Predicted 3D model of a 529-nucleotide part of an RNA (large-subunit ribosomal RNA, domain I) from Cognatishimia activa. Its mean pLDDT, the model's own confidence on a scale to 100, is 83.
Context: one part of a larger RNA
RNA sequence: GGCGUUUGGUGGAUGCCUUGGCAGUAAGAGGCGAUGAAAGACGUGAUACUCUGCGAUAAGUCAUGGUGAGCUGAGAAUAAGCUUUGACCCAUGAAUUUCUGAAUGGGGGAACCCACCUGACAGUUUGUUAUAAAAUGCUCUGCAUUUUAUAACUUGCUGAACCAGGUACUUAAGACCUGAAUACAUAGGGUUUUAAGAGCAAACCCGGGGAACUGAAACAUCUAAGUACCCGGAGGAAAGGAAAUCAAUUGAUACUCUGCUAGUAGCGGCGAGCGAACGCGGACCAGCCAAGCCUGAUAAGUGACUAGAACCGUUUGGGAAGACGGGCCAUAGCGGGUGAUAGCCCCGUAUAGGAAGCUUUGAAGGAUGUAUUAAGUAGGGCGGAACACGUGAAAUUCUGUCUGAAGAUCGGAGGACCACCUUCGAAGGCUAAGUACUCCUUACUGACCGAUAGCGAACCAGUACCGUGAGGGAAAGGUGAAAAGCACCCCGACAAGGGGAGUGAAACAGUACCUGAAACCGAACGCCU
Numbered sequence: 001g002g003c004g005u006u007u008g009g010u011g012g013a014u015g016c017c018u019u020g021g022c023a024g025u026a027a028g029a030g031g032c033g034a035u036g037a038a039a040g041a042c043g044u045g046a047u048a049c050u051c052u053g054c055g056a057u058a059a060g061u062c063a064u065g066g067u068g069a070g071c072u073g074a075g076a077a078u079a080a081g082c083u084u085u086g087a088c089c090c091a092u093g094a095a096u097u098u099c100u101g102a103a104u105g106g107g108g109g110a111a112c113c114c115a116c117c118u119g120a121c122a123g124u125u126u127g128u129u130a131u132a133a134a135a136u137g138c139u140c141u142g143c144a145u146u147u148u149a150u151a152a153c154u155u156g157c158u159g160a161a162c163c164a165g166g167u168a169c170u171u172a173a174g175a176c177c178u179g180a181a182u183a184c185a186u187a188g189g190g191u192u193u194u195a196a197g198a199g200c201a202a203a204c205c206c207g208g209g210g211a212a213c214u215g216a217a218a219c220a221u222c223u224a225a226g227u228a229c230c231c232g233g234a235g236g237a238a239a240g241g242a243a244a245u246c247a248a249u250u251g252a253u254a255c256u257c258u259g260c261u262a263g264u265a266g267c268g269g270c271g272a273g274c275g276a277a278c279g280c281g282g283a284c285c286a287g288c289c290a291a292g293c294c295u296g297a298u299a300a301g302u303g304a305c306u307a308g309a310a311c312c313g314u315u316u317g318g319g320a321a322g323a324c325g326g327g328c329c330a331u332a333g334c335g336g337g338u339g340a341u342a343g344c345c346c347c348g349u350a351u352a353g354g355a356a357g358c359u360u361u362g363a364a365g366g367a368u369g370u371a372u373u374a375a376g377u378a379g380g381g382c383g384g385a386a387c388a389c390g391u392g393a394a395a396u397u398c399u400g401u402c403u404g405a406a407g408a409u410c411g412g413a414g415g416a417c418c419a420c421c422u423u424c425g426a427a428g429g430c431u432a433a434g435u436a437c438u439c440c441u442u443a444c445u446g447a448c449c450g451a452u453a454g455c456g457a458a459c460c461a462g463u464a465c466c467g468u469g470a471g472g473g474a475a476a477g478g479u480g481a482a483a484a485g486c487a488c489c490c491c492g493a494c495a496a497g498g499g500g501a502g503u504g505a506a507a508c509a510g511u512a513c514c515u516g517a518a519a520c521c522g523a524a525c526g527c528c529u
């Protein structure tokens, strides 16, 4: 050095587990904000720090209801306290709520700086009233006047600091003061009062703008695509909507969504590709010119919470819920916990009940309102856009520009256009349901994951860390049933670490802790060289 057997170290795979995720279903909710939001800074405990809660009334204050013996949140103990005169906790309502932030008195490098006005408060002062005391006068058990003190109200002035309220902009409405061209006036300006707006938030929705990569095997029309993205606006849905619609000689009857029609008819450097409608079947149905507004009986729901059945013995074991034997309940054998696997031990579950508040409903009553037929319109020319439809034979819709009717004896449409026929009535407005979505709440489910998986995040994670910044972005779970977390002794440096002893079922379960694979590194023994 090699081989073999045995036994260790290192390492953290595997197995088992789950506090966390993922995807749904059913309900709910679909907003919060100048009454100051979302998000934060700084504080706040007997307490050094972090999280959670809260705000100078600061792990809290008050009220009502529930509950009934413990409690003072977690990491984590100790001290000191609270509590059957009902604490802690739960539900609901109220109070407080520093500073920043739309941030709004002005400024600002967010959580800071600097103000003004008014009030309160303090001092002083004017006046009125009341009470008390003193003095004087009179008609002397009384009345009047004056002075002083105190208290209340009141007038003016002053105030270093502290305290409270107000002081942004825009829009609308009202009042007042001013005030042009231009005499009266009006426009405009200013002051003041009241109200509203502003910002944030996951997707869904409507509108205004609007790419390129790409495809066409290159590329320009075209496509990607009215997509991404930007801006504005709204709601729990939004939008749309009661025919100047279709149809075709029968007729249908608002809108929205959906299965077909159909990859059809068409459009298209007729390339790549794009791509309907009529009609049929379903979902839902509603019509109108305020259906709405205010008070609100009744009923239902939610809801802290309340009641809630039924088991023993023997045995193995550290431990019984296991095994054996014998019982019981069930409108409850969903689930979880308990020293292994429990219908009957605990929490629960079925079922029954339930305050306040809130939500829905809306009997009855009240107040208000109720359009009247739409002209610079329809149509036309030019230029564009939307329609499946790229200008085409191009109807239909919208309009930048120039024009420009008729008035129901009229007008529009039926894919150029004309006639006939049919059908409808534009240029005013409203409208539930069916449809889309899920930042969020509750309950439940899973041939979903099980710590390199599942959210980036099971753990104090959008953290540590990186970057000037926009931004990027981890790793990290498991002692044991219970800390019973090794008293005491020994070696060692009053270490680290270890050996005894003790706990425990187990310590090769010792806070580097369940199991503990492999790579890698040793030791002992045997054999070979």
Base pairs, nucleotide, nucleotide: 001528002527003526004525005524006523007522008521009520015514016478017477020449021448022446023445024444025443026442027441028440029438030437031200032199039100040099041098042055043054044053046078049075050074051073061094062093063092064091065090066089070082071081072080105114106113107112115167116166117165118164119163121159122158123157124156127153128152129151130150131149132148133147134146135145136144137143138142169197170196171195172194173193174192175191176190177189178188204235205233206232207231208230209229215222219269245252246251256283257282258281259280260279266274267273287430288429289428293366294365295364299360300359301358302357305353306352307351311326312325313324314323315322327344328343329333335347336346337345379403380402381401382400383399384398385397386396389415410425411424412423413422414421465472466471485513488500489499490498491497